[in-house]
Predicted 3D model of a 348-nucleotide RNA (Bacterial RNase P class A) from Taurinivorans muris. The RNAcentral record of the sequence draws on ENA. It is recorded under the gene name rnpB. Rfam family: Bacterial RNase P class A. Rfam's curators write: Ribonuclease P (RNase P) is a ubiquitous endoribonuclease, found in archaea, bacteria and eukarya as well as chloroplasts and mitochondria.
RNA sequence: UGAGUUGGGCAGACUGUCGCUGCAUAUCAUCGAAUAUGGGGAGGAAAGUCCGAGCUUCACAGGGCAGAGUGCUGGGUAACGCCCAGAAAGAGCGAUCUUUGGCAAGCGCAACAGAAAGUAAACCGCCAGAAAUGGUAAGGGUGAAACGGUGGGGUAAGAGCCCACCAGUUAUUAUGGUGACAUAAUAAGCUAGGCAAGCCCCACUCGAAGCAAGACCAAAUAGGAAAACCGACUUGCCCAGUCCAUGGUUUUCGGGUAGGUUGCUUGAGGGUAAUGGUAACAUUGCUCCUAGAGGAAUGACAGUCACACAUUUUGUGUACAGAACUCGGCUUAUGCCCGACUCAUAGU
Numbered sequence: 001u002g003a004g005u006u007g008g009g010c011a012g013a014c015u016g017u018c019g020c021u022g023c024a025u026a027u028c029a030u031c032g033a034a035u036a037u038g039g040g041g042a043g044g045a046a047a048g049u050c051c052g053a054g055c056u057u058c059a060c061a062g063g064g065c066a067g068a069g070u071g072c073u074g075g076g077u078a079a080c081g082c083c084c085a086g087a088a089a090g091a092g093c094g095a096u097c098u099u100u101g102g103c104a105a106g107c108g109c110a111a112c113a114g115a116a117a118g119u120a121a122a123c124c125g126c127c128a129g130a131a132a133u134g135g136u137a138a139g140g141g142u143g144a145a146a147c148g149g150u151g152g153g154g155u156a157a158g159a160g161c162c163c164a165c166c167a168g169u170u171a172u173u174a175u176g177g178u179g180a181c182a183u184a185a186u187a188a189g190c191u192a193g194g195c196a197a198g199c200c201c202c203a204c205u206c207g208a209a210g211c212a213a214g215a216c217c218a219a220a221u222a223g224g225a226a227a228a229c230c231g232a233c234u235u236g237c238c239c240a241g242u243c244c245a246u247g248g249u250u251u252u253c254g255g256g257u258a259g260g261u262u263g264c265u266u267g268a269g270g271g272u273a274a275u276g277g278u279a280a281c282a283u284u285g286c287u288c289c290u291a292g293a294g295g296a297a298u299g300a301c302a303g304u305c306a307c308a309c310a311u312u313u314u315g316u317g318u319a320c321a322g323a324a325c326u327c328g329g330c331u332u333a334u335g336c337c338c339g340a341c342u343c344a345u346a347g348u
Stems, first nucleotide, its partner, number of pairs: 001344010012305007020041002023038005028032001043320001047331002050329005055210004067206005072086005087100005101201002106199002108195002123140002125136004148166006167191001169188008214262004224253007231243004269288008306318005
């Protein structure tokens, strides 16, 4: 200098003018969606709504089936499918990155090509045979994938058929490790192929809906319940009774709609220091607190400065994007800056 890997940070700044919207205070012939003053007013992702929780209502003795989710090991956390540290396998020269239970429990599947896609199999080839036919997986060829490799023996030709070495599998034992696992020895079968994001098996976890959850206050109209009075019928009258296809008036009560209040923002919170821990993280001390508006405010213009680009008077531009109960994550969108590390080339 170039090419990369990985971690962290910022999110243009200030001033003025005019607006928007909550809160506090004050004012009023007008008590309001009023006016004035003061102070507050988007993010790292507020997004996708993909996971996990708080909170709320409903359900719920206990157990089982079904269903759903997660899936190497250890640790962290309120919890997680997240994070940290490891293991094994793979990619990369490297920094570094990616993946993860079981196919040696059972069932199932594998286009095309190919003889054959799994208790193997005979198209060419090789061998035997007059032929029919039989033997043969060494060689050819197909495919994403073809049933250990090399050498020797052996054979009609061949073959783990046998032997030596190597690779791999399973079991047992020993050693190291909390563990995944690693290393070594012995034995067996002579070799067991792929897919579980196909069914399935194993281990663990799981009730549902969501702030439009829910709680409280509570008009008008209509309807409901109760009480009192009135009415009609029976009767000459009263009492009493009955009736109203459940009559009328008044009062009271309760549910509930509109509307209002609340839930609502101080929280598993942020910063900093010390301590413990490889780390994620935890504990303690000090310190800070900054939207809460339900159709929804957070804006516009001007000037100065900063940065980038073109021109060097000046002009243009400054990403992605907009809170809606609140947190912890993941993913996606996106401009710029910084650190650490790796590789290549050159110089000293």